Context: one part of a larger RNA
Formats: sequence, structure tokens, C1' cells
RNA sequence: CUAGGCGUAAAGCGCGUGUAGGCGGGAGGUUAAGUCUGCUGUUAAAUCUCACAGCCCAACUGUGAACAGCCGGCGGAUACUGGCCUUCUUGAAUUCGGUAGAGGUAACUGGAAUUCCGUGUGUAGCGGUGAAAUGCGUAGAGAUACGGAAGAACGCCAAAGGCGAAGGCAGGUUACUGGGCCGCAAUUGACGCUGAGACGCGAAAGCUAGGGGAGCAAACAGGAUUAGAUACCCUGGUAGUCCUAGCCGUAAACGAUGUAGACCAGGUGUGGGAGGUAUCGACCCCUUCCGUGCCGACGCUAACGCAUUAAGUCUACCGCCUGGGGAGUACGGCCGCAAGGUUAAAACUC
Repeated sequence: CUAGGCGUAAAGCGCGUGUAGGCGGGAGGUUAAGUCUGCUGUUAAAUCUCACAGCCCAACUGUGAACAGCCGGCGGAUACUGGCCUUCUUGAAUUCGGUAGAGGUAACUGGAAUUCCGUGUGUAGCGGUGAAAUGCGUAGAGAUACGGAAGAACGCCAAAGGCGAAGGCAGGUUACUGGGCCGCAAUUGACGCUGAGACGCGAAAGCUAGGGGAGCAAACAGGAUUAGAUACCCUGGUAGUCCUAGCCGUAAACGAUGUAGACCAGGUGUGGGAGGUAUCGACCCCUUCCGUGCCGACGCUAACGCAUUAAGUCUACCGCCUGGGGAGUACGGCCGCAAGGUUAAAACUC
């Protein structure tokens, strides 16, 4: 490379926007590039194939013959693909009317708890553990009452719940703002799908600068445990955790399942909308669209399991895999302040 694959065996980029490229809905016309076909040119010799012949045979050699393909020219065909033109509305998008939501950003604000400070009451313990000790406390702790300060996180509601492309998002209010869903018509008329590069977003930890620092807590110190205990347990405790600006760019970034579209039994919950039935009205009940769960037919699967939210049956495009170790390492490139990231081997070995 081919081929077979990618939920768990190796393998789906963490996620999106989108360039090139690849692929692309219905009808009509045209063209004849791809495609098919006829004729023809060319396709050196040797080689290969066939026939005959020459060395005793064979290998070998000689003579003759021939196919087909590539490529070119001329003519023809027009179903499919392509080019061009016209047209359509189902794909896609827009307008209008509704609607749910922890979607995002900023500002303001609330109560509970914790810690600290002040004052009062009050006296000998508190704290902690398997048991203790370190620690705190007669300089009055712990407990309790009132007052004050600070920072961080938001109980109940709360859910198999909701929103977001993913990361992720939860006290309340306001401002700005993204996307979705539903409904009726209208508008545009294939404007689409995917997407190498590229660009953007991207938990936690970490980094730079300036703030902040209640609680928690790597490191560190002490007390225990133990043969030892650089741990698990306890008492403390600094970075950090928080905010602003800028880096980093990685995760079991997981549904370990790429995106888009079509088709293929059902049952039962739940969130959002619309219609119908019923009713005084709401609920109930029925239908339908979108989301999110569970259980299951066919089918698939090595099994586990998946099963209209597919891992079923197909199409388009991208990414990736090719025995274990060496190794996601070395070297080089690119990126980064650094930590490091990304791209990514080989020797050797089993």
C1' cells in the first nucleotide's frame, strides 16, 4: 500500500467556527469533458505467447505469426457524472408570533455558618483519639449573651430535572447578550454536508504582576503508631484555593462511542411547546414536535451488551489503528517566562 477495523482487545482529534479539497435535492434543455463504442495511427529490437526449425534432447538459438493495454486522431451514442442555461420546493436559511432554561458578561445586594476582635456572665478545664500526646487555658480558656470585622461558599427548593459545542453552569436583583424549541403563514430558491491546514474556546494544577486571605490545606514542624513510619491518625501550618490582567493548553477533557442525513416493532417515566376532547375553569385523557432516562422486537456483537439518543441497515466527509517492551521517549522543528506541550523515531529485546 491493500485489507480489515476504531464502546471495553491497538484505534474518534477535548470542543467548535471555517479555508482548500471531497461529496451533494426535484424537473427540463443544451454540451459531449468523464463514460461507452466503430475506424485508424503509434506502441524499436530483444523479452513474453503460439507455430515451425537448428544444435542427439533440453536449456539455448533462429524464422514466422499474433493478442491486448497505454497514448494520439477522426466519427458515433447520451443513461449516469461533470460544464452551461431555465425552473421547482421537500434540504438549508430568513421574517412573524409565542416559550422554557444554574447559557454567557458586568454591577449591586442577602441570610446562615466559620474564624478573629471587644464587652458581660462564669470557673477549671477545653480539645483530640482506637487509646493518647503535642496544642489551648487561672495573664481566665472552653461554654454562654450582645456588638463588630473579614473572606469564601450558597442550605431548603433539587429532580432519573434544566441550559451549553465542549470545558462547564446553582443565594437574590438589574443591565447587556448568545443559542434552542414550538406554531401559523410568508420570503429566498440548493444558498447544503464534511472539513487537511488555519483560527477560537478549553477543568484542575502550575506560572507572571498587583490585590486578597475566613475556612481548607501540598510543602514543612511537632505529637502518636510502628521493628522502622520520610505514611495512614492527631495538633499546628506556608504556597495555593479567591479577585483583576496575562500565560499555560493538558485530564479516566468519558457515552472510553467523530459530524451530518435517511430508513427499521413497541412499552413506560420525565422536561419544553402546539392541537384536540372534556369541563364553568383547571386537572385528567388523546394526537403531535423537540429534549432527556429506563426496559425491550428485529438486527448487530467475541462476549458484555447496544437497540429510533444504535454499537441495527445505508450514504458523504474527516480523524485514527496495524504485536509487547524500548517510548509518547531521544534527536530535530514549532510553541512556552518556566514547568513543559506538540509533532515523533531507531538500535536493541521478547
The part of an RNA shown here (small-subunit ribosomal RNA, central domain) has 350 nucleotides and comes from a bacterium. Rfam family: Bacterial small subunit ribosomal RNA. It was read from a public genome assembly.